[in-house]
RNA sequence: UUCGACAAAGGCAAAGCUGGUGAAAGCCAGCGACGCAAAGCCAUGGGUCUAAAACCAUUCCGGUCAAGACCGCCAGGCCGCCGAAA
Numbered sequence: 001u002u003c004g005a006c007a008a009a010g011g012c013a014a015a016g017c018u019g020g021u022g023a024a025a026g027c028c029a030g031c032g033a034c035g036c037a038a039a040g041c042c043a044u045g046g047g048u049c050u051a052a053a054a055c056c057a058u059u060c061c062g063g064u065c066a067a068g069a070c071c072g073c074c075a076g077g078c079c080g081c082c083g084a085a086a
Stems, first nucleotide, its partner, number of pairs: 001085004011036002016031006034072001040078003044075003047070004054064003
């Protein structure tokens, strides 16, 4: 520098369940493993989800959106373990 053996030290942990938290999406902890070679970090661009409050509309249902969330959706940025080859 390139790569990731159907490999591997070590690591993470989907769904689901339990408890907590939040208006919600979701998040946190435990159990649990579908998967992951960045499934480490950053909401920067796109995307997706929520929408208590606010605004609009309305008989009701509702709509928009400040904002919030997701990096295990894609791209980008930063950092890094092990191993292989040169």
The RNA shown here (c-di-GMP-I-GGC riboswitch aptamer) has 86 nucleotides and comes from an uncultured Anaerolineae bacterium. Its Rfam family is "c-di-GMP-I-GGC riboswitch aptamer". Rfam links the family to the GO term cyclic-di-GMP binding. On this family, see Smith et al., Biochemistry 2012: "Structural and biochemical characterization of linear dinucleotide analogues bound to the c-di-GMP-I aptamer".